[in-house]
Context: one part of a larger RNA
RNA sequence: GGCAUUUGGUGGACGCCUUGGCGCCAAGAGGCGAUGAAGGACGUGGCACGCUGCGAUAAGCCUUGGGGAGCCGCGAGCAGGCUUUGAUCCAGGGAUUUCCGAAUGGGGCAACCCCUCCCGCAAGGGAGAUCGCCGUCUGAAUACAUAGGACGGCGAAGCGAACCCGGGGAACUGAAACAUCUCAGUACCUGGAGGAAAGGACAUCAAGCGAGACUCCGUCAGUAGUGGCGAGCGAAAGCGGAUCAGGCCAGUGCGUAUCGCGAGGACACCGGAACGGCAUGGAAAAGCCGGCCAGAGCGGGUGAUAGCCCCGUACGGGUCAGCCGAGCGAUGCGCCAUGAGUAAGGCGGGACACGUGCAAUCCUGUCUGAAGAUGGGGGGACCACCCUCCAAGCCUAAGUACUCCUUGGCGACCGAUAGUGAACGAGUACCGUGAGGGAAAGGUGAAAAGCACCCCGACGAGGGGAGUGAAAGAGACCUGAAACCGAAUGCCU
Numbered sequence: 001g002g003c004a005u006u007u008g009g010u011g012g013a014c015g016c017c018u019u020g021g022c023g024c025c026a027a028g029a030g031g032c033g034a035u036g037a038a039g040g041a042c043g044u045g046g047c048a049c050g051c052u053g054c055g056a057u058a059a060g061c062c063u064u065g066g067g068g069a070g071c072c073g074c075g076a077g078c079a080g081g082c083u084u085u086g087a088u089c090c091a092g093g094g095a096u097u098u099c100c101g102a103a104u105g106g107g108g109c110a111a112c113c114c115c116u117c118c119c120g121c122a123a124g125g126g127a128g129a130u131c132g133c134c135g136u137c138u139g140a141a142u143a144c145a146u147a148g149g150a151c152g153g154c155g156a157a158g159c160g161a162a163c164c165c166g167g168g169g170a171a172c173u174g175a176a177a178c179a180u181c182u183c184a185g186u187a188c189c190u191g192g193a194g195g196a197a198a199g200g201a202c203a204u205c206a207a208g209c210g211a212g213a214c215u216c217c218g219u220c221a222g223u224a225g226u227g228g229c230g231a232g233c234g235a236a237a238g239c240g241g242a243u244c245a246g247g248c249c250a251g252u253g254c255g256u257a258u259c260g261c262g263a264g265g266a267c268a269c270c271g272g273a274a275c276g277g278c279a280u281g282g283a284a285a286a287g288c289c290g291g292c293c294a295g296a297g298c299g300g301g302u303g304a305u306a307g308c309c310c311c312g313u314a315c316g317g318g319u320c321a322g323c324c325g326a327g328c329g330a331u332g333c334g335c336c337a338u339g340a341g342u343a344a345g346g347c348g349g350g351a352c353a354c355g356u357g358c359a360a361u362c363c364u365g366u367c368u369g370a371a372g373a374u375g376g377g378g379g380g381a382c383c384a385c386c387c388u389c390c391a392a393g394c395c396u397a398a399g400u401a402c403u404c405c406u407u408g409g410c411g412a413c414c415g416a417u418a419g420u421g422a423a424c425g426a427g428u429a430c431c432g433u434g435a436g437g438g439a440a441a442g443g444u445g446a447a448a449a450g451c452a453c454c455c456c457g458a459c460g461a462g463g464g465g466a467g468u469g470a471a472a473g474a475g476a477c478c479u480g481a482a483a484c485c486g487a488a489u490g491c492c493u
Stems, first nucleotide, its partner, number of pairs: 001492009015478001016443002020414002022411007029403002031159002039100003042055003046078002050074002061094006070082003105114003115128005130156009163194001164192005174181001178228001204211002215242005225233002246395003249339001251336001253335009264324002269317003275290004291308002293297001299311003344368008354380001375390005430437002450477001453465004
């Protein structure tokens, strides 16, 4: 030095566990904001670092209801208090709510600086942005007027996960290259709205029969078509379902908002059945013996596996105020006289599954431009016959889409390198000028009973005794694999 066996260290795999995730279902909610939001800064505790709560009334103040013995958040400590004269806690309403932030008196390098007016002795309190609409007053060039100005009232703004409707709108890619084409009206930018939005009551389809608003699903059908007829794109009628609803144009109408009454509903909460013994064990809920309840044997906890120990569960009950609310009533507001610079046509584009094509239909930048129900549109060029409908006005639930959020439930979903990036003071630490990127990190034990005391050691670290405990080979910790590093013994060199 090697090999083997044994025994340790290191390490944190594996097993078991779950506070956290993931997906889905049902119901609710679908908004918050100048009465100052979302999100923050800074404060706030007797001692107070972080999180949480709160706001100079600062882990809180008042009040109503619930509840009934403990309480002063996570957080365990010391000190000091509160509470059956009902605290802590839960639910409703209210008060307070610094500074920044749409941020709105002016400014500004957010959380800071500076100002005017009114009230007040002071401390302090209040008002002062912009835009739109309405009203009143005022008022130029310029006579009337108008523009402009002042004041008052009402409204807007900003934020928010997806869903929805408009306005704009790519490229990579595919076509095995590439230009029409495709990706795709997608991503993205932007305006707007609602709990849904949009659409909607036939100038629609159909076919010689008929249907009867719109929306959504299935089918029709990868069909008919379209297409450098390449790659690809790709209907509709009909049929089967979901849901169903029709109204209005000056009035005895419709729609909508607000208010009142209001059955009932949700949100604190209350009641809620039934078990003992023996033995083992640290501990019984497992075992054995004998019982009981069940509209409750879903689930969780308790020193191992509990229908009957605890919380619950089935089933019942329940409230001042506030919330939702079928329905009824009142008040206000809005709408509307049958649709002309329209239909249609030329040119240029766009949308239709349809790329200009035989290209109907719809939209319109531009130029033209009707008819008036004895009329007009459509039936895929166009014409005739026939059939069908009545444009250029308005409103309209339900069926459909989505889930930032609340409650309940479920899972041949994960179980700490998994599952969210995040089970833990995580969008944290850390990195980056910045946009942005972005971790690691769970487990003593039933209970801290968390090792008094003694010894070695530096008044250490660490260890040896002792003690606790079922176990300390559970001591900063469950289990504790391997790599890796020792020690002992044997063999080989």
This is a predicted structure of a 493-nucleotide part of an RNA (large-subunit ribosomal RNA, domain I) from Nitrospira sp. Rfam family: Bacterial large subunit ribosomal RNA. The source organism's lineage runs through Bacteria, Pseudomonadati, Nitrospiria, Nitrospiraceae and Nitrospira.